[in-house]
Context: one part of a larger RNA
Molecule: large-subunit ribosomal RNA, domain VI
Organism: Candidatus Marinamargulisbacteria bacterium
């Protein structure tokens, strides 16, 4: 733009795409078969590989300034105690959140249908014969449903239920402010490359700040022992990014645009 007034919300499914694997063990049974050797259809039931999807409670990986330790340097007047630098973490031990797999859960169900090879049944033509000509039966990991996903621009443009609404100028074509109800802007997200998608003052959106969880691991200061390097008490102390929950204390003001009058 289109979908034949405007829009909100739920839908239906033409059409499309993804999935469809598989081992091995045990029962039926050492049964059927077979001279033994071996050794089963059909059927039921457990474990398992690989692939797929989701997820972060467990187990683990990352976690570039959370926490500690530790050399070298340069500053804060010196001592302590701290900052910067040393990779665009200086090294090194660990780690929340969030993302991930080596970690957890599902997943390939069908006693649906039409078939291929093939394999019947009744049976003529053609007194027999023949799964075929008439009728019928079965039969594949393959075809079509069933299973998950998108999906009416399916121009064939589909259905439903609700909101708006006979305004203004104008002969009309159009133009304008509107409504319903959308955008932009603020304030954000477990949504996100841009877009798109959600949330948001009828408020916990995000930020701060209180409690806590979780993380590091004993913080400065003081004091005790020691001659001192240290070590102890104070004291599960300090310190703490993303996480919980509670508080309107800050900022989500202020606004600005678009947007129906309809056809015989």
């Nucleotide at each position: 733009c289109g979908u034949u007034a405007g829009a909100g919300u739920a839908u239906u499914g033409a059409a499309a795409g993804g999935a469809u694997c598989u081992u091995u063990c045990c029962c039926u049974a050492g049964u059927a078969c077979g001279a033994g050797a071996g050794g089963a259809c059909c059927g039921g039931g457990a474990a398992g590989g690989a692939c797929g999807c989701a997820c972060c409670a467990c187990u683990g990986g990352u976690g570039u300034a959370c926490c500690a330790g530790u050399u070298c340097u340069u500053g804060u007047g010196c001592c302590a105690a701290c900052a910067g630098g040393a990779c665009a973490u200086g090294c090194u031990g660990g780690g929340u959140a969030g993302c991930c797999a080596c970690g957890u859960g599902c997943g390939g169900a069908g006693c649906g249908g039409a078939u291929a090879a093939c394999u019947g049944c009744u049976g003529a033509a053609a007194g027999c014969a023949u799964a075929u000509a008439a009728g019928u039966a079965g039969g594949a990991a393959g075809c079509c449903c069933a299973c998950c996903u998108u999906a009416a621009g399916a121009u064939g443009a589909g259905u439903a239920c609700u909101c708006u609404u006979u305004c203004a100028c104008g002969a009309a074509a159009g133009u304008g402010g509107u409504a319903a109800g959308a955008u932009c802007a603020c304030g954000g997200c477990a949504a996100g490359a841009u877009u798109a998608g959600c949330c948001g003052u009828u408020u916990a959106u995000a930020g701060g700040u209180a409690u806590c969880a979780g993380g590091u691991a004993g913080a400065a200061g003081a004091c005790u022992a020691g001659u001192a390097a240290u070590a102890g008490u104070u004291g599960c102390a300090g310190c703490u990014g993303a996480g919980a929950u509670a508080u309107a204390c800050u900022a989500a003001c202020a606004g600005a645009u678009c947007g129906a009058g309809g056809a015989u």